Model confidence (mean pLDDT): 76 of 100. A computed fold for a 263-nucleotide RNA from an uncultured Chloroflexota bacterium, annotated as Bacterial large signal recognition particle RNA. Of the family's consensus pairs, 85% are formed in the model.
RNA sequence: UCGUGCUAGAUGGGGAGCUGGCGGUGCCCUGAACCCGCAAUCCGCCAUAGCGGGAUUAAAUCCCCCUCCUAGAACGAAACUUGAGGCCUCUGUAACGAUUCGGACAUCGAAGAUAGUUCAGACCCGUGCAACGACAAACCGUGAAUUCCGCCAGGACCGGAAGGUAGCAACGGUAAGCGAUAAAAUCGUGUGCCGCGGACCACUGGACUGGAGUUGAAAGAACGAAGCAUGUUUUCAAGAUUCGUGCAAAGAGGGGUGCACGG
Numbered sequence: 001u002c003g004u005g006c007u008a009g010a011u012g013g014g015g016a017g018c019u020g021g022c023g024g025u026g027c028c029c030u031g032a033a034c035c036c037g038c039a040a041u042c043c044g045c046c047a048u049a050g051c052g053g054g055a056u057u058a059a060a061u062c063c064c065c066c067u068c069c070u071a072g073a074a075c076g077a078a079a080c081u082u083g084a085g086g087c088c089u090c091u092g093u094a095a096c097g098a099u100u101c102g103g104a105c106a107u108c109g110a111a112g113a114u115a116g117u118u119c120a121g122a123c124c125c126g127u128g129c130a131a132c133g134a135c136a137a138a139c140c141g142u143g144a145a146u147u148c149c150g151c152c153a154g155g156a157c158c159g160g161a162a163g164g165u166a167g168c169a170a171c172g173g174u175a176a177g178c179g180a181u182a183a184a185a186u187c188g189u190g191u192g193c194c195g196c197g198g199a200c201c202a203c204u205g206g207a208c209u210g211g212a213g214u215u216g217a218a219a220g221a222a223c224g225a226a227g228c229a230u231g232u233u234u235u236c237a238a239g240a241u242u243c244g245u246g247c248a249a250a251g252a253g254g255g256g257u258g259c260a261c262g263g
Stems, first nucleotide, its partner, number of pairs: 001263006009057003012030004020046005034054005063256006072247001074245005080239007087231001091229003096224002099222003105216002108213001115209007124198005129192002131189004140179003148173003156165003
């Protein structure tokens, strides 16, 4: 160096997710990607981290390591578009307004406006008087036919008689009750052309001073402003773009890795 046989290895890998972790089934990417059985309210394992069975290939284009490049998914950020919701800082609209101006027009006013002083009224508080009512006591009247008292005709009872006893009606009186009276006491009042004091000065009227304004008010303007959106801002969701982070298939380059026999 060549050949034969064998062995490690290989016959896919990766991302997210799941998990204490690893790998697989399922999803996605890449890609020419052996077969059978198991697996998502899962399966098998434990840093030598799928298990079991079978088949093919094999020390190099093929196995292992490193570097480059980059498909791809995931995550994060930025600005954008769309949709839904919140909000009133800005913008717009603007109902509305015990706000500020404005003042068309009208009212009152030299038979005296606004204003000032004063008096009174009304209202309110207290109080006096009157009126009315309530209440208990006193006086007067009335008041028991059946259960009050007195006197008791007639009649009744006792007695030989004298006489005695109880007692109805009438009459007289009284209790409760009822009624009326005049004065006083107390209390009260949807009472009063009544009086006094106070308070009030918004309202009403009079008098005086003084001498020209007063009152209402449409349009319009300013300001504020609920709500609303076409407005700003914010939240969420979706989409596409860019950038970044940790991975990273395929590809390219470089390096490394056996045993036995024979020529």